[in-house]
Molecule: small-subunit ribosomal RNA
Organism: uncultured bacterium
RNA sequence: UUGAUCCUGGCUCAGGAUUAAUGCUGGCGGCAUGCCUAAUACAUGCAAGUUGAACGGAUAGUAGCAAUACUAUUAGUAGCGAACGGGUGAGUAACACGUACUCAAGAUACCAUAAUGUUUGGGAUAACUAGUGGAUACAUUAGCUAAUACCGAAUAGGAUAACUAAUCGCAUGAAUAGUUAUUUAAAGGGGCCCUUAAAAGCCUUGCUUUAUGAUUCAGGUGCGGUGCAUUAGCUAGUUGGUAAGGGUAAUGGCCUACCAAGGCAAUGAUGCAUAGCCAAUCUGAGAGGAUGAAUGGCCACAUUGGGACUGAGACACGGCCCAAACUCCUACAGGAGGCAGCAGUAGGGAAUUUUUCACAAUGGGCGAAAGCCUGAUGGAGCAAUGCCGCGUGUUUGAUGACGGCCUUUGGGUUGUAAAAAACUGUUAUAUGGGAUGAAAAAAAUAGAUAGGAAAUGAUCUAUUAUUGACAGUACCAUAUUAGAAAGCCUCGGCUAACUACGUGCCAGCAGCCGCGGUAAUACGUAGGUGGCAAGCAUUAUCCGGAAUUAUUGGGUGUAAAGGGAGCGUAGACGGUUUUAUAAGUCUGAGGUUAAAUGCAUAAGCUUAACUUAUGCCUGCCUUAGAAACUAUGAAACUAGAAUGUGAUAGAGGACAAUGGAACUCCAUGUGUAGCGGUGGAAUGCAUAGGUAUAUGGAGGAACACCAAUUGCGAAAGCAGUUGUCUGGGUCAUUAUUGACGUUGAGGCUCGAAAGCAUGGGGAGCAAAUAGGAUUAGAUACCCUAGUAGUCCAUGCCGUAAACGAUGAAUACUAGUUAUUAGGAGUUUAUCCUAGUAACUUAGCUAACGCGUUAAGUAUUCCACCUGAGUAGUACAUUCGCAAGAAUGAAACUUAAAGGAAUUGACGGGGACCCGCACAAGCGGUGGAGCAUGUGGUUUAAUUCGAAGCAACGCGAAAAACCUUACCUGGGUUUGACAUCCCUUGCAAAGCUAUAGAAAUAUAGUGGAGGUUAUCAAGGUGACAGGUGGUGCAUGGUUGUCGACAGUUCGUGUCGUGAGAUGUAUGGUUAAGUCCCAUAACGAGCGCAACCCUCAUCCUUAUUUACUAACAUUAAGUUGAGCACUAUAAGGAAACUGCAGUCGUAAGAUUGAGGAAGGUGGGGGUGACGUCAAAUCAUCAUGCCCCUUAUAUCCAGGGCUACACACGUGCUACAAUGGUAGAGACAAAGGGAAGCUAACCCGAGAGGGGGUGCAAAUCUCAUCAAACUCUACCUCAGUUUGGAUUAAAGUCUGCAAUUCGACUUUAUGAAACCGGAAUCGCUAGUAAUCGCAUAUCAGCAUUGUUGCGGUGAAUACGUUCUCGGGUCUUGUACACACCGCCCGUCACACCAUGAGAGUUAGCAAAAGCAGAAGUCAUUUAUUUAACUUCAUUGAGAAAAAUGCCAAAGGUAGGGCUGAUGGUUGGGGUGAAGUCGUAACAAGGCCGUAA
Repeated sequence: UUGAUCCUGGCUCAGGAUUAAUGCUGGCGGCAUGCCUAAUACAUGCAAGUUGAACGGAUAGUAGCAAUACUAUUAGUAGCGAACGGGUGAGUAACACGUACUCAAGAUACCAUAAUGUUUGGGAUAACUAGUGGAUACAUUAGCUAAUACCGAAUAGGAUAACUAAUCGCAUGAAUAGUUAUUUAAAGGGGCCCUUAAAAGCCUUGCUUUAUGAUUCAGGUGCGGUGCAUUAGCUAGUUGGUAAGGGUAAUGGCCUACCAAGGCAAUGAUGCAUAGCCAAUCUGAGAGGAUGAAUGGCCACAUUGGGACUGAGACACGGCCCAAACUCCUACAGGAGGCAGCAGUAGGGAAUUUUUCACAAUGGGCGAAAGCCUGAUGGAGCAAUGCCGCGUGUUUGAUGACGGCCUUUGGGUUGUAAAAAACUGUUAUAUGGGAUGAAAAAAAUAGAUAGGAAAUGAUCUAUUAUUGACAGUACCAUAUUAGAAAGCCUCGGCUAACUACGUGCCAGCAGCCGCGGUAAUACGUAGGUGGCAAGCAUUAUCCGGAAUUAUUGGGUGUAAAGGGAGCGUAGACGGUUUUAUAAGUCUGAGGUUAAAUGCAUAAGCUUAACUUAUGCCUGCCUUAGAAACUAUGAAACUAGAAUGUGAUAGAGGACAAUGGAACUCCAUGUGUAGCGGUGGAAUGCAUAGGUAUAUGGAGGAACACCAAUUGCGAAAGCAGUUGUCUGGGUCAUUAUUGACGUUGAGGCUCGAAAGCAUGGGGAGCAAAUAGGAUUAGAUACCCUAGUAGUCCAUGCCGUAAACGAUGAAUACUAGUUAUUAGGAGUUUAUCCUAGUAACUUAGCUAACGCGUUAAGUAUUCCACCUGAGUAGUACAUUCGCAAGAAUGAAACUUAAAGGAAUUGACGGGGACCCGCACAAGCGGUGGAGCAUGUGGUUUAAUUCGAAGCAACGCGAAAAACCUUACCUGGGUUUGACAUCCCUUGCAAAGCUAUAGAAAUAUAGUGGAGGUUAUCAAGGUGACAGGUGGUGCAUGGUUGUCGACAGUUCGUGUCGUGAGAUGUAUGGUUAAGUCCCAUAACGAGCGCAACCCUCAUCCUUAUUUACUAACAUUAAGUUGAGCACUAUAAGGAAACUGCAGUCGUAAGAUUGAGGAAGGUGGGGGUGACGUCAAAUCAUCAUGCCCCUUAUAUCCAGGGCUACACACGUGCUACAAUGGUAGAGACAAAGGGAAGCUAACCCGAGAGGGGGUGCAAAUCUCAUCAAACUCUACCUCAGUUUGGAUUAAAGUCUGCAAUUCGACUUUAUGAAACCGGAAUCGCUAGUAAUCGCAUAUCAGCAUUGUUGCGGUGAAUACGUUCUCGGGUCUUGUACACACCGCCCGUCACACCAUGAGAGUUAGCAAAAGCAGAAGUCAUUUAUUUAACUUCAUUGAGAAAAAUGCCAAAGGUAGGGCUGAUGGUUGGGGUGAAGUCGUAACAAGGCCGUAA
């Protein structure tokens, strides 16, 4: 996610953080931080020098006649430093780092301590001078010279080797003492004293050697921290040994020679990818996860690659050599360079600062020191980049001002907010003062202490003067002004905060859900609100929430997830007792855990951030103990496990033999025309004799009955019978062994069907295929044939919804019932063990359900899961003859996908029930003509609405004008109508005349109402007016399902919940009507009843109704009467009450009585709700729109048109009839602008007339017609039918042409009973006949609403059609089957696989080549010190050669990326095409291969 629910499960948000960036905005200060990208390239300046107390010169100055001396500076020789400090994170998965240990295998300049010596000689060389070459850089020749430069000798100790003694160590071994042999040191400078000078002496500082220490560095080892197994094997100096071989400071295959064949790896070697490591930082309750900026420790690197030199230390950022790329200079021979130092530039990028000041402090180098150097460092500058602090005022102030916004027009809100008044002065501005950080060292003066012959010197004390980049900064004082200082985001839910206008699926918003299609709290703007605040919001990234990788802390029957099954290796886990050890474990102590950080407590900056102090700090190591548990060793035990013995059941397995039924084929006999097949047919077979039937034969496959919720097996699976071989189980017994056990990664074996290979076999069945049907099509379902295959043997394949969708083992936890095998038992009851099933308790579960055969409670081991799709796909690898199997992704897309259950709806699911629903009947419609309504068309207009049932004789219960809303034309504009205001006060309506189509205009006449101006006219604007839009903004009203029997609530109960129960089962009813039963008990709206009417009777009343008796008349006409009828008031009557039968009951059924009998007939009455159903044109109404027009007045026209289509009706087609004549019987209703009598006229419509009646009195109205009787017509387009047309008239009305009704005469159309289809009706009904009313001037023989007259037929029944109700079932539907939804194709876009290839990179391996350089070797070379027999020799230089070896180059492979015509599938995309595969029995049950 759903209509709602519970669950699983992902997606998203709220928190914190950042070396951040972007947008808008910006007052101040403190403290921090500032190239995350190009380890890209760099202009310019600076970043490492210093020492004259090591040395010889040179230059300048001072003194001096000069020699010379002194002072200062310094190129060179020499010494120390330059290996620190500073930068960066490319490489590195490694003893690089962290931690702990180790070095008996080491080095260590300067420093400290102790000791020692500092003796004696020698030869050079730079500088310099003079030449030469060169553009430069620089090079070279000759000559001169010094040293703390270099070399020899002496001596000491040391080192090396051998030996002796005794000591120590776990060990290799160490150290001490001694002897012998070999080898090996040095350097002076400054000062004091004293002097003519030298020497000696003293002080000091160097130097040599030795030892110790300190510091620093090197080496080794344990443990720790990363992704991929679609990287599984890697390794020849590789692993070990030997060497009186080499190399190193030192161990070692570090290197060499020889010998052996080892070493590493599933506890992840090797390979690839990524990465500096840590203290720590961020987050989190923690465990963890992520990160490694700044600060600190370690490592690595310095344009790229290689190499050594010097040195205590380097294989050296600001050194050297070589190679390569790049840049610069050049006189083209050749030279120069290395910002990942500080600034800065270009480039890249979303993005990161000044070419600043100072050595005053801290620290470093050199120096005896002064001092010099120091882009380390200390400061300042820039940046809201972060953290912290402060401010932008405070108090009072209501007529709640103005303005804005909203409004129900009353008001509300902004809001004490402002204004105004009073106050403050942090910050700001001005002026003035003004720090801490500085104290040492050194110098001068004076003094003291120890030693010394004394002095210099050393150490110490006091005094003096001196040193600040920051900075005239922090801070302080005084004065002045509310003045100079607030924004950003948000306001549908999550999530604090709402209104108006604009827009109209547009523009746009959006983190997720989602807003926007004319009333948007979601877009834009405004007002207001909320949040944070010098910031705010967005984007990016990390942790959290996320128990969403689950150690703490998840799961796997159906949601993702148990391997198809077994055997078994490694591993993990493991019964009872005793004992030993002490690895794990527990306790104590010690070492270490750098500093910073963090936490706690204090302290210092006005506070805080910041800083300082003290304490704590999960680890590792060492050591001393403990012994319960685990572990290990030893010794026992029998409850686990296995074996023995005795029984036993079984479709367990393999092989062989054999049996009957059925089937097909063959042969023969009998027999004749069909058989077969289907929903129905056809193809097919058959007169060449089938099917059928009988006999005989052949063949292959499968085994009826028994048979079962049966049995066996690890699973797959196993079924006729018999035999042989063979596995396992169970029971009983308790004899043997003595933990021998459980699980099981890899591994091995078995493994349905289909399929493959080879050879057989082939009856039946049957993919493919063919034909026949079906169909819109039918590559299907159905039928007829039919090949692989199915069967056997051998070999492969290795998968299934291989399912109990449930891994194996052990223990424990209530029961009932059935059954299989064995046993005990008095052979009955019953009990025990092992199975197989059903139900159920506790418990579990999201629910369904599971429940001693667990999905319960626990333990052990294995396998597997982490949203959906892409996809079990691609690539790669392994297996396979192939088919294919196993392992198994990503890009991209998406907010869901899914499980269980609930309520509905639906089903070409089921059960039950009802209805003129069908059936049974009667009469129609559909065909004709006409009427009427609608569509369409037409028109200037044909006004508008209604649209399946439920629009269409509907709104309209009356379109000639009016109505009227439409069209054309002519007029009016505060208006035809309402209210308010102002002005005027003499004149409105009516009548007459003129113009005009009229409205209207003008003139005359006229004299209502008002004069309190309430009347009239004129004016002004607020407004009037609108049948203009929206029925999808609404009220009200109505239709429909449906006169169907349903629809709910309270309390209780059940369920985690949606919900259920009540309102289930069984009966019954028209009915949820009632009864019985019942976790329900009651109640509401519906049903029924109550109301009206009709049918019977009674009472009362009796005119205008009625008339039996009496009288009377032409006549109930009149008298009379109230009996009857009728009228109209009130009552009675019907309730399954009574009887029988059935039933527990409700009730059903029969009968009696009765006017009426089971709701007596008819009507009114319409539950919860459904259809965004109908109506803005009855009315009302929100919003929008028009306002000299979408308003209003008038005339004429139109709504009445007419190729056509449909609905509803009327009249007919005739003889059950038509025509003519005569005769009879109703009910209900209307009537004053009305109905109208008698009588007269007319052929008639009608005219004249004027009586009665506001009606039981008069009248429409003789009130009827069908009907009855008589006559004619005689089956024909007629004496049927009446359309149409012509003429003449009547009536209404201002008016009858468009466009009324009626009358008369004439005319006399279609039509002879209606195709498919379809409608109404169950009794006073259908059918048929007429009468009346509303509307109305007139207009209805056809509509509507009523009224009565005549008056049927049929219903077996519920299979089917339609609709409805209840229960149940399935569901992927919920807009609810007019639902949902699948695949191809077509189009667009996106990512991706393959692809002839092309191209780039990386790392190896094989050859070639071989710079610089170390090492080795060699020499027609050269050569100051030493040596020498004076020739040489040693040593050195140089050259050559060799090993190693960087760049480079060659050829072929490997891996990775980019790209590639074309091609494969995949994904996405409001309205494309074809079908309808799935969801219901989805119309062939579905699904997988």